[in-house]
RNA sequence: AUAAAUCUUCGGGGUGAGGUGGAAUUCCUCGACCGGCGGUUACAGCCCGCGAGCUGAUGAAGUCAUCAGCAGAGUCUGUGAAAUUCAGGCGCCGACGGCAAUAGUCCGGAUGAGAGAAGAUCAUG
Numbered sequence: 001a002u003a004a005a006u007c008u009u010c011g012g013g014g015u016g017a018g019g020u021g022g023a024a025u026u027c028c029u030c031g032a033c034c035g036g037c038g039g040u041u042a043c044a045g046c047c048c049g050c051g052a053g054c055u056g057a058u059g060a061a062g063u064c065a066u067c068a069g070c071a072g073a074g075u076c077u078g079u080g081a082a083a084u085u086c087a088g089g090c091g092c093c094g095a096c097g098g099c100a101a102u103a104g105u106c107c108g109g110a111u112g113a114g115a116g117a118a119g120a121u122c123a124u125g
Stems, first nucleotide, its partner, number of pairs: 001124002005121006015031005032105002034094002036050004045092002053070007074090005096108003
């Protein structure tokens, strides 16, 4: 330095006030905050893809495995060789289950899983 194998560690953030009500951190008003992983000529929640999540089928099938499907949101101006990624403006989005009432921010599955990241060992040069 290199591709592979094995192992180890790491690997998700965020709400205040007021109102109504029997009941709301869930509704209404005003305001605030958050952003997994890889890629992309240049830094991305909203460009491409992955993960988590949900549904169905099959496997005796709950765990699990395989297959199939579902799955959010951005534009304008500027700079530049290059940016839907930067700067400025305005805007938008957010799994499933639960709750005395509808949740991106509360509680739970989850001391889980995981895209992946780093390192070690071994091997070869």

Predicted 3D model of a 125-nucleotide RNA (FMN riboswitch aptamer (RFN element)) from a Candidatus Zixiibacteriota bacterium. It was read from a public genome assembly, where an Rfam model found it. Taxonomically the source falls in Candidatus Zixiibacteriota (Bacteria, Pseudomonadati).